[in-house]
RNA sequence: GGGGCCAUAGCUCAUUUUGGUAGAGCAUCUGGUUUGCAUCCAGAAGGUGAGGGGUUCGAAUCCCCUUGGCUCCA
Numbered sequence: 001g002g003g004g005c006c007a008u009a010g011c012u013c014a015u016u017u018u019g020g021u022a023g024a025g026c027a028u029c030u031g032g033u034u035u036g037c038a039u040c041c042a043g044a045a046g047g048u049g050a051g052g053g054g055u056u057c058g059a060a061u062c063c064c065c066u067u068g069g070c071u072c073c074a
Base pairs, nucleotide, nucleotide: 001073002072003071004070005069006068007067010026011025012024013023020057028044029043030042031041032040050066051065052064053063054062
C1' cells in the first nucleotide's frame, strides 16, 4: 500500500437476510416475599446504534467518506 471482518444499554450479545415503535441476559434502582440477608417474583431507569454525508415518506439496516480494532496478502 491492497483485500476481508468488526464498532448497538455499564458488560456480553441479538436485531441487518425482507428498511417500518431498538431488544435479551447479567449488572443498577424501586416494590413484594424474609426477623434480616440471599434466592425468587413484579416493575423501572439506562441507546445521538463509532463519526460525518447521501438515498428514501421512513435508515442500526442501503450507498460514500473518515476514525479505531482484528486479520490476510504484499
RNAcentral holds the sequence, with entries from ENA and Rfam. Transfer RNA from Candidatus Amphirhobacter heronislandensis, 74 nucleotides, folded computationally. The organism belongs to Candidatus Amphirhobacter, within Bacteria. Rfam family: tRNA. By type it is a transfer RNA. Its mean pLDDT, the model's own confidence on a scale to 100, is 82.